[in-house]
Molecule: Bacterial RNase P class A
Organism: Pseudomonadota bacterium
RNA sequence: GAAGCCCGCCGGACCGCCGCUGGUGCAAGUCUCGAAAGAGCGCACUGGAGGAACGUCCGGACUGCACAGGGCAGCGCAGGAGCUAACGGCUCUCCACCGCGAGGUGAGGAUCAGAGCAACAGAGACGAGUCGGUCCGGGGCAACCCGGGCCGGGUGAAACGGGCAAUCUCUGCGCGCAGCAACACCAAGUAGGCACACACGGGCGCAGCGGCUUGCCGCAGCGUACCAACCGCGGCCCGCGGGCAGUGUGCGGGUAGGUGGCACCGAGCCGGUGGGGCGACCCCCGGCCCAGAGUAAUGGCGGUCACGCCGGUCUGCCGCAAGGCAGGCCGGUGCACAGAAUCCGGCUUACAGGCGGGCUUCACAC
Numbered sequence: 001g002a003a004g005c006c007c008g009c010c011g012g013a014c015c016g017c018c019g020c021u022g023g024u025g026c027a028a029g030u031c032u033c034g035a036a037a038g039a040g041c042g043c044a045c046u047g048g049a050g051g052a053a054c055g056u057c058c059g060g061a062c063u064g065c066a067c068a069g070g071g072c073a074g075c076g077c078a079g080g081a082g083c084u085a086a087c088g089g090c091u092c093u094c095c096a097c098c099g100c101g102a103g104g105u106g107a108g109g110a111u112c113a114g115a116g117c118a119a120c121a122g123a124g125a126c127g128a129g130u131c132g133g134u135c136c137g138g139g140g141c142a143a144c145c146c147g148g149g150c151c152g153g154g155u156g157a158a159a160c161g162g163g164c165a166a167u168c169u170c171u172g173c174g175c176g177c178a179g180c181a182a183c184a185c186c187a188a189g190u191a192g193g194c195a196c197a198c199a200c201g202g203g204c205g206c207a208g209c210g211g212c213u214u215g216c217c218g219c220a221g222c223g224u225a226c227c228a229a230c231c232g233c234g235g236c237c238c239g240c241g242g243g244c245a246g247u248g249u250g251c252g253g254g255u256a257g258g259u260g261g262c263a264c265c266g267a268g269c270c271g272g273u274g275g276g277g278c279g280a281c282c283c284c285c286g287g288c289c290c291a292g293a294g295u296a297a298u299g300g301c302g303g304u305c306a307c308g309c310c311g312g313u314c315u316g317c318c319g320c321a322a323g324g325c326a327g328g329c330c331g332g333u334g335c336a337c338a339g340a341a342u343c344c345g346g347c348u349u350a351c352a353g354g355c356g357g358g359c360u361u362c363a364c365a366c
């Protein structure tokens, strides 16, 4: 100098104006919205997206339900040792494969329990058997047939001895199910439930009056608290709808709505020339409190600077030249992937541009 490998980090900065949203403090009303529960309104100070907040893939916390113990089924994991709250994550290591190497990848239990599978070629592909040669025995006049042994050629990834468990299966281990739309509390209207009271509809019961065709029609009364018969849907029961009419009061459950869960003293964050461990990680010391809604805030405008790219121009160096490199100034342009929604630990995927560290191979010079 060239080509690579592996880690770690950043992923714009500042100012002004106007907004949004959480918290704290002060202050307000016979205030506003609402039936209530509850929520809102002013001023000041202060907090306000990410390395992946993405995906919602894995594991936990938390919550409800279930649960003596064990088993079946189902799902998952798989060398060994460890880390961890836990994991399918991570670390170290063995083995296999790839790479000259730094390193990378691994879907690395079991095929003497059983089943299944293997393109093409080949007689035959996993059950056995025989395309060919040869020998033996038997049969047949013979061609040849039957049984057995041995041999090698060819095909193919693999030829009777094996392979595949990333096919089922077996072994060992793990897992109860559902998820913050969990769950808890407050609580309208409508419908339905229960209790009590009432009786203008129908039914039923009792007895009355009138009429006549003498078993029917009409009229009014008292009681009862039954809402039917029947029809439709339907295989039947239940049920639902029609029939049909209930009204009032009270109680209780649920819904809309509201509050909590929920912004967390925590598997918490930052720092340490601290200690242990190869490491993941653990311990110790010091400091800090660090977003949070429920149509869902974290924004908009302007300016300055930084960075990348393009063009112009100036200076310096190299070069015969074309031109190249470095720096300054001016103008233009660009600045990614993407946005919390109960929380946490991982994994995967996306990402303009940039910074740092360690290491490998090759070439050259000393």
Stems, first nucleotide, its partner, number of pairs: 001362010012305007020048007029041001031040003050337001055347001057346005062179004074175005079093005094108001095106004109170002114168002116164002132151008183260004189255001193251006201227002203224004208219005230242004268288005274283003307334012